[in-house]
């Protein structure tokens, strides 16, 4: 630096089970894709719950397969 290569890896939607008020998590099936689709919620975005209603701010969360950032790393040149 990243091919129309290659060893291996991950696994969207959807379905089933299970946990959670929820966003979603986990396991199984399944592959749309991925060169960090490994890990970390640090910044922004988005989403959920709370706050009597609505918006903003706020509190508590979710998301790493939204974009940055940090960190480690396979293969090839």
């Nucleotide at each position: 630096u990243g091919a129309c290569a290659a060893a291996g890896c991950c696994a969207a939607a959807c379905c089933c089970a299970u946990c959670g008020c929820g966003a979603g998590g986990u396991g199984g099936g399944g592959a749309c894709g991925g060169a960090a689709a490994g890990c970390c919620a640090c910044g922004g975005a988005u989403c959920u719950g709370g706050g009597a209603c609505a918006a903003a701010g706020c509190c508590a969360g979710a998301c790493a397969g939204c974009c940055g950032g940090g960190u480690u790393g396979c293969c090839a040149a």